The RNA shown here (Glycine riboswitch aptamer) has 82 nucleotides and comes from Paenibacillus sp. J45TS6.

RNA sequence: GGAGCAGCUUCUGGAGAGACCAUGAAAUCGUUCAUGGCGCCGAAGGGUUCACAAUCUCAGGCAAAAGGACAGAAGAGUACUA
Repeated sequence: GGAGCAGCUUCUGGAGAGACCAUGAAAUCGUUCAUGGCGCCGAAGGGUUCACAAUCUCAGGCAAAAGGACAGAAGAGUACUA
């Protein structure tokens, strides 16, 4: 000086599926949380598969929040070079 693939950091976008029922607690004007039950989703992860697709839902998720595969931009570092 300084990449590439993958990765790291930051920002942006980011789907699907019951704000279900019952019980209890808190709150105090009908809200939130936990547990259990049934129903459901596939885009953290994981399993099945030579691989892909597909599939299982163990975990995860089903108002918002959070998370989120993936995509875009930027940055630092490393390899390497002199």

The prediction has a mean pLDDT of 76. It matches the Rfam family "Glycine riboswitch aptamer". Its family is annotated with glycine biosynthetic process in the Gene Ontology.